[in-house]
RNA sequence: CGCUUAUCUAGAGCGGCUGAGGGACUGGCCCGUUGAAGCCCGGCAACCUACAAAGAAAGGUGCCAAUUCCAGCAAAAUGUGCUCAUUUUGGGAGAUAAGGU
Repeated sequence: CGCUUAUCUAGAGCGGCUGAGGGACUGGCCCGUUGAAGCCCGGCAACCUACAAAGAAAGGUGCCAAUUCCAGCAAAAUGUGCUCAUUUUGGGAGAUAAGGU
């Protein structure tokens, strides 16, 4: 990066520095001076590599509030009778990994 494939309901700090934002976007709803984001340390996990040939965690990433926090488009069912609510399924968007260009 208008590309491909796989995964996205599990897991992970009562630490240090610092000090106001953060949860992609939009709407909601949340988190935050009882400390956000960032950095360090710590941890989780097992996509790639090494070892190896089942299970570890050495290297490269990644991740560590809430299902990817929920919805955002379409269909079906149910309820209601306005085109509203709920549920399910599929999709879209996004994230990560490994490729591709």
SAM riboswitch aptamer (S box leader) from Paenibacillus sp. BSR1-1, 101 nucleotides, folded computationally. NCBI's taxonomy places the organism under Bacteria, Bacilli, Caryophanales, Bacillaceae, Neobacillus. It was read from a public genome assembly, where an Rfam model found it. Rfam family: SAM riboswitch aptamer (S box leader). Rfam describes the family as follows. The SAM riboswitch is found upstream of a number of genes which code for proteins involved in methionine or cysteine biosynthesis in Gram-positive bacteria. The model forms 94% of the base pairs in the Rfam consensus. The coordinates come from a structure-prediction model, not an experiment, and the mean pLDDT is 81.